[in-house]
Notes: Fluoride riboswitch aptamer (crcB RNA motif) from a Phycisphaerae bacterium, 64 nucleotides, folded computationally. The prediction has a mean pLDDT of 77. It was read from a public genome assembly, where an Rfam model found it.
This record gives sequence, C1' cells and structure tokens, in this order.
RNA sequence: AAUGGUGGUGGGGAUGGAGUUCCCCUUGUAACCGCCAACAAUGGCUGAUAACUCCUGCCAGGAA
Repeated sequence: AAUGGUGGUGGGGAUGGAGUUCCCCUUGUAACCGCCAACAAUGGCUGAUAACUCCUGCCAGGAA
C1' cells in the first nucleotide's frame, strides 16, 4: 500500500425545517437521483412527506 473480517459511526429515501415511525446503505464516489410520450432528438405533467403531524415557501378559490 492492497485485500479480507469484526466492531463502531455516520448517511440516504425526486425541492426547505422539526417531531415520531418505517425501510435502506455503511465491502463506498454506496443507499438516493419522479412520471408520461418518443428509435432518438425532444416535448409534457405531479409533489416541499418514505408515511403521519406541524411550520415555511409556492399555486388556485372565497371572505373580511
């Protein structure tokens, strides 16, 4: 230095923050990086959640 094992730790779940729960990666540029049409080029669409609740931002409508 490389390889393997064990333990620990940390991280991730299509756009922000917090709590709870669940799953995944931790053998690493790993877990993760949405959907539809199209040979491709390209065009179009939904959502701030993995799920629930709250806050912030955005969009639509109504009232004062």